A computed fold for a 1450-nucleotide RNA from an uncultured bacterium, annotated as small-subunit ribosomal RNA. Its mean pLDDT, the model's own confidence on a scale to 100, is 83. Its Rfam family is "Bacterial small subunit ribosomal RNA".
[in-house]
RNA sequence: CCUGAACGCUGGCGGCGUGGUUAAGACAUGCAAGUCGCACGGGCGUAGCAAUACGUCAGUGGCGAACGGGUGAGUAAUGUAUCGCUAAUGUACCCCGGACUCUGGGAUAGCUGCCCGAAAGGGCAGGUAAUACCAGAUGAUAUAACUGUCUCGCAUGAGAUGGUUCUCAAAGGUCCGCCGGUCUGGGCGCAGGCGAUAUCGUAUCAGCUAGUUGGUAGGGUAACGGCCUACCAAGGCGACGACGCGUAGCCGGACUGAGAGGUCGGUCGGCCACAUCGGGACUGAGACACUGCCCAGACUCCCACGGGAGGCUGCAGUCGAGAAUCUUCGGCAAUGGGCGCAAGCCUGACCGAGCGACGCCGCGUGGAGGACGAAGGCCUUCGGGUUGUAAACUCCUGUCGAGGGGAAGGAAGGGGCCGCAAGGCCCUUGACCGCUCCCUGGAGGAAGCACGGGCUAAGUUCGUGCCAGCAGCCGCGGUAAGACGAACCGUGCGAACGUUAUUCGGAAUCACUGGGCUUAAAGCGCGUGUAGGCGGGUCGGUGCGUCGGCCGCUGAAAUCCCCCGGCUCAACCGGGGAAGGGGCGCCGAUACGACCGACCUGGAGCGACGUAGGGGGAACUGGAACUUCCGGUGGAGCGGUGAAAUGCGUUGAGAUCGGAAGGAACGCCCGUGGCGAAAGCGAGUUCCUGGACGUCGGCUGACGCUGAGACGCGAAAGCCAGGGGAGCGAACGGGAUUAGAUACCCCGGUAGUCCUGGCCGUAAACGAUGGGCACUGGGUAGGGGGCUCGCCGAUGGGCUCCCUGCCGUAGGGAAACCGUGAAGUGCCCCGCCUGGGGAGUAUGGUCGCAAGGCUGAAACUCAAAGGAAUUGACGGGGGCUCACACAAGCGGUGGAGCAUGUGGCUUAAUUCGAGGCUACGCGCAAAACCUUAUCCCGGGCUUGACAUGCACGGAUUAACCGGCGGAAACGUCGGCCACGCCGCAAGGUGGAACGUGCACAGGUGCUGCAUGGCUGUCGUCAGCUCGUGUCGUGAGAUGUUGGGUUCAGUCCCGUAACGAGCGCAACCCCUGUGACGUGUUGCCAUCAUUUAGUUGGGGACUCACGCCAGACUGCCGGUGACAAACCGGAGGAAGGUGGGGAUGAGGUCAAGUCAUCAUGGCUCUUACGUCCAGGGCUAGAAACGUGCUACAAUGGCUAAUACAAAGGGUUGCAAGACCGCAAGGUGGAGCGAAUCUCAUCAAAGUCAGUCUAAGUUCGGAUCGCAGUCUGCAACUCGACUGCGUGAAGGCGGAGUUGCUAGUAAUCGCGGAUCAGCAUGCCGCGGUGAAUACGUUCCCGGGCCUUGUACACACCGCCCGUCACACCACGAAAGUCGGCAAUACCCGAAGCAGGCGCAGCUAACCCCUUGUGGGACGCGGUCUGCGAAGGUAGGGCUGGCGAUUGGGGUG
Repeated sequence: CCUGAACGCUGGCGGCGUGGUUAAGACAUGCAAGUCGCACGGGCGUAGCAAUACGUCAGUGGCGAACGGGUGAGUAAUGUAUCGCUAAUGUACCCCGGACUCUGGGAUAGCUGCCCGAAAGGGCAGGUAAUACCAGAUGAUAUAACUGUCUCGCAUGAGAUGGUUCUCAAAGGUCCGCCGGUCUGGGCGCAGGCGAUAUCGUAUCAGCUAGUUGGUAGGGUAACGGCCUACCAAGGCGACGACGCGUAGCCGGACUGAGAGGUCGGUCGGCCACAUCGGGACUGAGACACUGCCCAGACUCCCACGGGAGGCUGCAGUCGAGAAUCUUCGGCAAUGGGCGCAAGCCUGACCGAGCGACGCCGCGUGGAGGACGAAGGCCUUCGGGUUGUAAACUCCUGUCGAGGGGAAGGAAGGGGCCGCAAGGCCCUUGACCGCUCCCUGGAGGAAGCACGGGCUAAGUUCGUGCCAGCAGCCGCGGUAAGACGAACCGUGCGAACGUUAUUCGGAAUCACUGGGCUUAAAGCGCGUGUAGGCGGGUCGGUGCGUCGGCCGCUGAAAUCCCCCGGCUCAACCGGGGAAGGGGCGCCGAUACGACCGACCUGGAGCGACGUAGGGGGAACUGGAACUUCCGGUGGAGCGGUGAAAUGCGUUGAGAUCGGAAGGAACGCCCGUGGCGAAAGCGAGUUCCUGGACGUCGGCUGACGCUGAGACGCGAAAGCCAGGGGAGCGAACGGGAUUAGAUACCCCGGUAGUCCUGGCCGUAAACGAUGGGCACUGGGUAGGGGGCUCGCCGAUGGGCUCCCUGCCGUAGGGAAACCGUGAAGUGCCCCGCCUGGGGAGUAUGGUCGCAAGGCUGAAACUCAAAGGAAUUGACGGGGGCUCACACAAGCGGUGGAGCAUGUGGCUUAAUUCGAGGCUACGCGCAAAACCUUAUCCCGGGCUUGACAUGCACGGAUUAACCGGCGGAAACGUCGGCCACGCCGCAAGGUGGAACGUGCACAGGUGCUGCAUGGCUGUCGUCAGCUCGUGUCGUGAGAUGUUGGGUUCAGUCCCGUAACGAGCGCAACCCCUGUGACGUGUUGCCAUCAUUUAGUUGGGGACUCACGCCAGACUGCCGGUGACAAACCGGAGGAAGGUGGGGAUGAGGUCAAGUCAUCAUGGCUCUUACGUCCAGGGCUAGAAACGUGCUACAAUGGCUAAUACAAAGGGUUGCAAGACCGCAAGGUGGAGCGAAUCUCAUCAAAGUCAGUCUAAGUUCGGAUCGCAGUCUGCAACUCGACUGCGUGAAGGCGGAGUUGCUAGUAAUCGCGGAUCAGCAUGCCGCGGUGAAUACGUUCCCGGGCCUUGUACACACCGCCCGUCACACCACGAAAGUCGGCAAUACCCGAAGCAGGCGCAGCUAACCCCUUGUGGGACGCGGUCUGCGAAGGUAGGGCUGGCGAUUGGGGUG
């Protein structure tokens, strides 16, 4: 796009079309073929006195009924289409022509009478007519036979024209106009027959055929013919697809498509076939006959059970089946048909109407104006936007429908009268039809459907929450859904719109036009060769293909196309033209192809002479190794592995020497070397044998290429038979390994491996690349030849032919890559492919001894499967490299007690968060109340604990003081007293507050997977990118890779890249040295003074603050590429980033946080808000993390004594003094601090004493008593002190952690938080090590490279069994059908033939004249053929099938 459609929703009108696609299922009822009285006799009716006339009816007779109408079952050719042939034919009615229509005869229906039957129907007797039937006469012509002449045809033969002979006719009617009849010739049209070409699928149908193929003779037909029969012969068809099976009416045409094609064959037209199923003939011009006959079968109906009747695939209509298809309508008015002289009759053909939006076409549902952009709806960022000129409103119009009235037209014809005629006058014919057309009136009666994620035009809100649902494909939906549902809005189409189904297109996705086969599906494993296809050069011929021409034929009409015309337009219809790609014929051309003939040598082959070679077959021979056996020597192991064990060995192994036997394989040479078609071929010699290459150019003269089938060869394994068997070695046994180990490893070991003969016929049989020929730049290496150059030789150079590799130009290719050995450019031939799975399976066939091979599907299922390349990620891949990553060290942890956090458990509650590294002394830099988070129990408040606004009330409740209840919050009562402005005052008014009410507040409620911000981590790792250019179809690459170097993508060099950005580094801070400046509260060398830098004084020093200097691989040497840089050195306080800090690229983890804060959405609102009291967060079986203290002598205790840094301090730090054993108390000088103070004292250290190896003078848990301090309050639940108590613990399993120098370790000091509470955290200084060979390994990271089936990226992907559910299929004992044949039996109707029979028999003929016989005919019977039916064994095919097999999906 289309449709004979159907379904859903909706539906105003008209025109033109169209409508049982399924059950060729069954049918009630009515109608669909009759007509003629001008063929005939008669009955009845009417008129008439009658003759008779008219009308009507059954019958005889004639014509028609073979047309028209329906359907598509059958049919793959007996069909159809196109073109021919019929010299092999027929033809009623019609037209044209010729001749005739004479003389006779006997019947019969109707009718009458009788009889049988339920009916249908029938019998007998009598009598009757014809255009019914019969005989005779005539007969042009025609037919046939014989015979003559001419013309034509390829031929059988045809035509024309003569002669003789044979045979055959007739019908009348009438209104007198005419209509008929017979014979015959011709014509039109129609019909029969034959041929060529074309005409679906299947080869899992490969062979078919007995009237089969042909002949002779005969029969039959209108006619040819095995059409039929007899006889003879043995043919005929088939890979160009016979035979079989399946499917199907064919065509003009229709739909689609640019075309070529593909699909279809309904309506209209042509042909065919069929008429309940099967068979058959009769009649006839024509039938094997839709509404005729006979027979058989099935079915239905009637019946008196004896017997009969029927055939809608005609028009309507009914039932049924179905998704589905109409009125039991009107009329013969028109067109056409039958009959008739005609009038006319008949006509479900036809013309019309009815029903159905089934299709196409046309029209309408109003038009113009109209902004306050109304109301309402929807959305909103709350401003507004949109619906929307839409509506309202104003002014118009009048199609359709509705109502009413009227006129054309389809009418031509027919009849009557007149007329010779032409013609004239009059009468008459309409189903549709109350239509179209004209008039009236009023906006009145007339819009829906689908869609809105992309494809694809059109989006928002709400609801829902992987639910409900959507979906053509991709895919939507798991709480912010443009995809579900609704609404609003929009988009598309519009009396429709969607859905489903179907065909074509897109699909170059079966490729003729117009595809492919290295890796995506696809080259047969290889050869020989049949058919076929294709084929070198020259000349001549033929003219088959091919090409041209033809006012040559045909290709029906309709349709399509063009033009013109008719309905108001269109659809629709009419007229004309064109086209119809095709077929046939005639004439011509001869380049090409073909064919015939002649020739040629270039293709191909032969020959001659050479060459190389693991080419093949057979026989013989050889050495090394191996194993076994024999003997000698020898004496404990051997063997084997990652390590072992099994195994072998004192009965002597292994080792070694000598000897013997056996089988298999042939080291070095050996090489991307050679040979072969491939498989494949490797010791030597001989024999037999195939091919290739080179040179010569002697011979043949296209002999060629390919190759469906066919035939042959064909690794390994395997099979059969017979040998052989050293080594190796499936199976098998044992030992190991392992969770297991039916494996990998080890010890053994059978088939087999080997030989002969025969099978098998496969492979990643690979170059994943069929064969042949030709053409198209090169370079290089190797193998085999030839020619040539140079003086010889080794050898080298040039040219050339064949073979084998590598690189590469053009070109090709999706790319990878190929590239004169093409995957380039062409030609020829073969094979093969058409999404993945199912499946190389099933089934059938075929081959095989088997294993199995070849050929080779479908159902079902998926939305992919796949190729090449790219970027990542990953690897028990590779290379380089870094890091307290390992190693080397030192100290811990894991064991104990305690502290602290966590899981878990518990609990009324133990609030919440954090979860490998990167949660767990984390949020918490301080949980007794508070904090705190309804976490629990209980008690209160409701505009609220807090903010803003509005309205009303109101001067009293507010603040303040107090009483009562209460645990408090809170409730309640009382006292007291206010503000601004106006006013003398009373008072008025206003505001805060309060109260009431309304907006709202409030939430540590949820979502960190809606978010901002902040943070952790990889990682202070060296990376991450961009612009321009270049390369690539592209993803992308290059740069950023490479060579060096660095802590570093740091720098240098190279380089299709050149630059740049974020990172690195540097700039900043602290610290290390010095200089300068300034010296108070700091300092004190010198001078005074003193208990004391206390004071005077000083600025030197320390120190503090500030500002400078210094370090840059700058210098030297070496290494390195003359580089960057590295190594060493000098100088220097410091040397190669001096040390430390701050600083964290692009990204990753939907990492963490809605409980810091902020915030979208959701949610609660006398509560999930808020206030209060108490409790809980502190629980305690066991578990984990992080720590503290220890286990002691490098120590504990006692005493004495030395040296810091950095900080804090006014709700604060607090000195001296006094009290207390102590914690602490009393008290308060000083200090907002370089001044005073915490802080008398740092501690480890040093000096001295003691303890003496012990659960201790170690260790301090736990518990008891007594206290101190803070605080409203230390019970749950604080810290500290004194006395007493004195637990575990003796250095910690597997494992695990920190640290590379002022570091680890060890020692103390300070601070934040804080009323109080520090083993935690953040800082500070003191003392102060050990070790690093090195990068193999573990963890992590960086760069390059490689593989990948991964991309949520290896915590990936993914295979098979098993279990469960569902689905389709195969096999299967069988069982039930269908189809077409074969053989035989039976044999209806009918036809043909035989008999001529106890029956019947008009006209004609014979004998004869009779109530006669014969002949003929009928009937009967027999024979042949013969449908249905039966029997039998097979074939093909389908359904079901216990069970079973694999497959698919989840």